[in-house]
RNA sequence: GCUUUUCGAUCGCCGAGUCCCCGGGGAUCUUCUCCGGGGAGCGGGGGACCCACGUUGUUGGGGCUCAUCCACGUCCUCGUGGAGGCGCGACUCUUUCUGCGUCAGCCCGUCAGCUAACCCCGUAGGCCGACGAGAGAGUCAGU
Numbered sequence: 001g002c003u004u005u006u007c008g009a010u011c012g013c014c015g016a017g018u019c020c021c022c023g024g025g026g027a028u029c030u031u032c033u034c035c036g037g038g039g040a041g042c043g044g045g046g047g048a049c050c051c052a053c054g055u056u057g058u059u060g061g062g063g064c065u066c067a068u069c070c071a072c073g074u075c076c077u078c079g080u081g082g083a084g085g086c087g088c089g090a091c092u093c094u095u096u097c098u099g100c101g102u103c104a105g106c107c108c109g110u111c112a113g114c115u116a117a118c119c120c121c122g123u124a125g126g127c128c129g130a131c132g133a134g135a136g137a138g139u140c141a142g143u
Base pairs, nucleotide, nucleotide: 012127013126014125018040019039020038021037022036023035024034025033026032027031041123042122043121044120045119046118051113060111061108062107063106064105068083069082070081071080072079073078084103085102086101087100088099089098091138092137093136094135095134096133097132
């Protein structure tokens, strides 16, 4: 000096998953952290009339989520293709083209259409590889 791997930090990213207050414990002590509780914000479910659906179950049915559907195949549940969905390319938003990645996982328990009042639940977890182009609107900084 180059390459690879691991750990940490900063910037940033996926996601509803953020902020405030009270009580108790701990510490590196005016700050941080752990446990319990309350609230705001955000997110989800159940639940009338009316409307909709004729329902009927091991060929169940339903929910969260972007994470679905179809076809083919050695059909080992894996592979291929198509359609469709989602995220990123670092000032923000919208949009066009384009590159890369991804379509998992979990839950209820035979039961749930919509649904005012009302009732209930969550507020986690994970990543740091790469850093394109055009247009419109706006914001910030510098001269």
This is a predicted structure of a 143-nucleotide RNA (c-di-AMP riboswitch aptamer (ydaO/yuaA leader)) from Patulibacter minatonensis DSM 18081. Its mean pLDDT, the model's own confidence on a scale to 100, is 76. NCBI's taxonomy places the organism under Bacteria, Bacillati, Thermoleophilia, Solirubrobacterales, Patulibacter minatonensis. Rfam family: c-di-AMP riboswitch aptamer (ydaO/yuaA leader). From the family's description: This family represents a conserved RNA structure found upstream of the ydaO and yuaA genes in Bacillus subtilis and related genes in other bacteria. The sequence was found by an Rfam model in a public genome assembly.